[in-house]
Context: one part of a larger RNA
RNA sequence: GGAUGAAUGCUGGCGGCAUGCUUAAGACAUGCAAGUCGAACGGGAAGUCGUGUUUCCAGUGGCAAACGGGUGAGUAACGCGUAAGAACCAGCCCUUGGGAGGGGAACAACAACUGGAAACGGUUGCUAAUACCCUGUAGGCUGAGGAGCAAAAGGAGAAACCCGCCCAAGGAGGGGCUCACGUCUAAUUAGCUAGUUGGUGAGGCAAUAGCUUACCAAUGCGAUGAUCAGUAGCUGGUCCGAGAGGAUGAUCAGCCACACUGGGACUGAGACACGGCCCAAACUUCUACGGGAGGCAGCAGUGGGGAAUUUUUCGCAAUGGGCGAAAGCCUGACAGAGCAAUGCCGUAAGGAGGUGGGAGGCCUACGGGUUGUCAAUUUCUUUUCUCAGAGAAGAAACAAUGACGGUAUCUGACGAAUAAGCAUCGUCUUAUGCUGUGCCAUCAGCCGCGGUAAGACAGAGGAUACAUGCGUUAUCU
Numbered sequence: 001g002g003a004u005g006a007a008u009g010c011u012g013g014c015g016g017c018a019u020g021c022u023u024a025a026g027a028c029a030u031g032c033a034a035g036u037c038g039a040a041c042g043g044g045a046a047g048u049c050g051u052g053u054u055u056c057c058a059g060u061g062g063c064a065a066a067c068g069g070g071u072g073a074g075u076a077a078c079g080c081g082u083a084a085g086a087a088c089c090a091g092c093c094c095u096u097g098g099g100a101g102g103g104g105a106a107c108a109a110c111a112a113c114u115g116g117a118a119a120c121g122g123u124u125g126c127u128a129a130u131a132c133c134c135u136g137u138a139g140g141c142u143g144a145g146g147a148g149c150a151a152a153a154g155g156a157g158a159a160a161c162c163c164g165c166c167c168a169a170g171g172a173g174g175g176g177c178u179c180a181c182g183u184c185u186a187a188u189u190a191g192c193u194a195g196u197u198g199g200u201g202a203g204g205c206a207a208u209a210g211c212u213u214a215c216c217a218a219u220g221c222g223a224u225g226a227u228c229a230g231u232a233g234c235u236g237g238u239c240c241g242a243g244a245g246g247a248u249g250a251u252c253a254g255c256c257a258c259a260c261u262g263g264g265a266c267u268g269a270g271a272c273a274c275g276g277c278c279c280a281a282a283c284u285u286c287u288a289c290g291g292g293a294g295g296c297a298g299c300a301g302u303g304g305g306g307a308a309u310u311u312u313u314c315g316c317a318a319u320g321g322g323c324g325a326a327a328g329c330c331u332g333a334c335a336g337a338g339c340a341a342u343g344c345c346g347u348a349a350g351g352a353g354g355u356g357g358g359a360g361g362c363c364u365a366c367g368g369g370u371u372g373u374c375a376a377u378u379u380c381u382u383u384u385c386u387c388a389g390a391g392a393a394g395a396a397a398c399a400a401u402g403a404c405g406g407u408a409u410c411u412g413a414c415g416a417a418u419a420a421g422c423a424u425c426g427u428c429u430u431a432u433g434c435u436g437u438g439c440c441a442u443c444a445g446c447c448g449c450g451g452u453a454a455g456a457c458a459g460a461g462g463a464u465a466c467a468u469g470c471g472u473u474a475u476c477u
Base pairs, nucleotide, nucleotide: 001477002476003475004474006473007472008471009470010469013347014346015345016344017343018342019340020339021305027302028301030300031299032298035063036062037061040060041059043057044056045055046054070258071257072256079183080182081181082180084178085177088175089174093171094170095169096168097167098166099165101135102134103133104132110125111124112123113122114121115120140149141148142147154163155162184230185229191221192220196218197217198216199215200214201213202212203211233255234254235253236252237248238247239246240245261280262279263278264277283294284293285292286291311337313336315334319333320331321330322329323328350380351379352378353377360371361370362369363368386413387412388411389410390409394404421466423464424463425462426447428445432461434459435458436457443448
C1' cells in the first nucleotide's frame, strides 16, 4: 500500500446493489415453519330446491413428510478433491411385452356401558374400501431333473377418452460399495495389532467383504513416520502478491456430519429420521401426587455471553416444492418491505459576476500582510427537498390474477432554498507562525519532544490530505 462478516471515537443528505451472532452445538416465553386427496371408503353435519345435487368435517385408506430450511459440535477419515471400477438398489418419470379370474374374514369411525385430575384409555356390539387374507393363473426366481415359491383394485364418465392396479425387461435422474493419488502440526509420540492378517465351512446383506461366527495358519502395519497426542468440517473459491507463493474457507454453489446428551430399532423405494417412535441421564414444566408434557444448530423474537451483528413485518403475485383428474389447499423455501454508512457504486450540497480588497479575527519590522471573491450585493438554475397530477414492466393472454406499491418513472409549482465533516502540519509525509506552559501538564507508529523565546504539549489564527465520511484498534498479505 491492499484487504475485512469487523469493532470503536467524532460526524452524517439521498439512491442502487450486496451483507448482517465470527462469542455460549448455552437456555428458551409466544406465534408461525408439512400437508393434501370426497374422482379410494363407510359415515356425520349444514344448505338449497323439491329430490338429487352443493359445501364442510372427525375416522379408515393413499402419497408426501428421507425434499426444502439450519448449524459446523464431531471428524486427519475413502470425510473431501481428482481419476477409475464391479458385486448392487431403485418410489415418482419415460419406453416395451403381458395381465387384472374366483372367494373370505375383520378393524376404526359409530352405538351402549365404563376408568382417569389430565395425557389418554377399556369392554361389548355393528360396518365399507384402491385396507387385509385365501385360492386359480405366470415369457419371473430356485433347481441337473422331478418338483417347489410368488401378482393384481378399482375410480370417474351416457359412452369414447381419462386417472389408477399387478408381473417382467430396459432407460433417465438418484443412491449404496471398492480402489489409485492428494489432503495440518509434533519423534521431548517408535514400535503398533488378536477379528488383528489370510484361508475353509456356515450365517448375513440390495450388493462385495472378518460384515458376523466355528475351525485352521500366524500373520498384517511401520523412519516413504505406523501408533499415540494436538488442532481442524473438505472443495469450487476469497484476500494479498509481477510471479513463485503465503493466508483463508462469511455470503453463493457441491459434498459430508449433526439435530438437548447417549443408545436402539420400527415404518418405508429411501431414515437408523431437526418440527416420528422406544429406553436411559440431565434440565424445564403441569399435577387431584397416582401420573403426564417438552426439545428454535427452521423464521421472527427473549435472557445470557460478548468489542460486536436486524422486524415477534407483508404475500403466495412470480420461481420452485408437496398433494390432487382439476378447481385448489399448504409452503418463515422464496419473492418483498423494515432496521444498520457494515461494504461497493452513483449523486448532491449550487452556477456566473462581484474591491473602496468592507467589518471582524490573526500576524506585523506598525508601512502593512493574511483570512479573501470569502462575505455583502446583482443575476441565473432547481439535480435534490416539499407539494400536486399522471403512472408502469415484472402476468405466462381468450379472459381473470401484483405482496412489492400509487413504488420506479414522467409532468407541473415553489424557493438557494433542506444538506461538511474528520485527521494532520519535527522527520518518514502534503501542510507553520503566535500565545500559554516550563522535564510540569502532556504527546508518541519509530527516532524522540517538554528543564522560560517548544514549527513535536494545550489554545485560537492559517495551511494540507481525504471526504459522507475521516481517524484509531484488531487481523492477513
Model confidence (mean pLDDT): 86 of 100. Predicted 3D model of a 477-nucleotide part of an RNA (small-subunit ribosomal RNA, 5' domain) from Phragmites australis. The full RNA is in RNAcentral, with records from SILVA.